[in-house]
Context: one part of a larger RNA
RNA sequence: UUGGGUUUAAAGGGUGCGUAGGCGGUACAAUAAGUCAGUGGUGAAAGUCUAAGGCUCAACCUUAGAAUUGCCAUUGAAACUGUAGUACUUGAGUACAGAUGAGGUAUGCGGAAUUUAUGGUGUAGCGGUGAAAUGCAUAGAUACCAUAAAGAACACCGAUAGCGAAGGCAGCAUACUAGGCUGUAACUGACGCUGAUGCACGAAAGCGUGGGGAGCGAACAGGAUUAGAUACCCUGGUAGUCCACGCUGUAAACGAUGAUCACUCGAUGUUGGCGAUACACAGUCAGUGGCAAAGCGAAAGCAUUAAGUGAUCCACCUGGGGAGUACGUUCGCAAGAAUGAAACUC
Numbered sequence: 001u002u003g004g005g006u007u008u009a010a011a012g013g014g015u016g017c018g019u020a021g022g023c024g025g026u027a028c029a030a031u032a033a034g035u036c037a038g039u040g041g042u043g044a045a046a047g048u049c050u051a052a053g054g055c056u057c058a059a060c061c062u063u064a065g066a067a068u069u070g071c072c073a074u075u076g077a078a079a080c081u082g083u084a085g086u087a088c089u090u091g092a093g094u095a096c097a098g099a100u101g102a103g104g105u106a107u108g109c110g111g112a113a114u115u116u117a118u119g120g121u122g123u124a125g126c127g128g129u130g131a132a133a134u135g136c137a138u139a140g141a142u143a144c145c146a147u148a149a150a151g152a153a154c155a156c157c158g159a160u161a162g163c164g165a166a167g168g169c170a171g172c173a174u175a176c177u178a179g180g181c182u183g184u185a186a187c188u189g190a191c192g193c194u195g196a197u198g199c200a201c202g203a204a205a206g207c208g209u210g211g212g213g214a215g216c217g218a219a220c221a222g223g224a225u226u227a228g229a230u231a232c233c234c235u236g237g238u239a240g241u242c243c244a245c246g247c248u249g250u251a252a253a254c255g256a257u258g259a260u261c262a263c264u265c266g267a268u269g270u271u272g273g274c275g276a277u278a279c280a281c282a283g284u285c286a287g288u289g290g291c292a293a294a295g296c297g298a299a300a301g302c303a304u305u306a307a308g309u310g311a312u313c314c315a316c317c318u319g320g321g322g323a324g325u326a327c328g329u330u331c332g333c334a335a336g337a338a339u340g341a342a343a344c345u346c
Stems, first nucleotide, its partner, number of pairs: 004317003007300002012314001014201004021194003025088004030083002033081002035077008048066007091191001092188003095184004100179001103177007110154001114150008125136002162169002206247006215241002220236004258313006266291001268289007295302002319346003328339004
């Protein structure tokens, strides 16, 4: 390399859009590039294989044939692929109608709680723990009441509920905006699938500039615990967490399961539609769950949301360690990210 694989043994890219490329629906007639058949030429000799022959045999040698799977030319075939053409509607898209959701962005508003400040009532403790202590408190704390301010998060509803490509998305209202779904079958007529390079998005932490800072809280300080305790527990507390703009580009970015299409028993829950006049009942399309048959699987399990049966395209794997390291390169302000070995060793 081929073969074989990728839920958990090594292995699915974090996600999408999309260039090249690869692959691609139905019918008709044409063509003959691929394809198939015939014929001719060529495919040196030696070598190889087969059949004979010559050295007493063999090695060796000689003769004949085959093979040389290829290339070129020519004559045909026309199913499939290609090419150019015509037509179609079931793939794909559009239109119209309807419902739907924490989908996104921006602005405004709301109440509960917390902390702080001020005032009032009031007096000796409060707080914290397994137990304590540090800490706070007669300069009047904790507790209760009133008023004010600030920042952050949105209890209940809330759900094997919903939406989004993924990351993710939850108080309420408004504006702008994107998507999927259902129904009609009006329009286009294969316009499709996948997708190397590329581009965009991408939790948390982190970085830059400027704001903000209630609570929480890396670092840090103190108190405990302990043989020790650079921890777990407690009292404090800076960065950060929040906002705007810019960067970073990684996660157990997980369903540890790439995308698309077709096919393959059932029963049960749920979300959004459709149909019927209507609660019921049963049907249907698209999602989302828990079971389960065939089948698959090393098993656990998966099972119309496949890990079953097939097709197309992409990505990736090839013993453990060394190592996601070194070197080089690209990107980044940096942190670092991406790409990614070998010696050696078992």
The part of an RNA shown here (small-subunit ribosomal RNA, central domain) has 346 nucleotides and comes from an uncultured prokaryote. The coordinates come from a structure-prediction model, not an experiment, and the mean pLDDT is 86.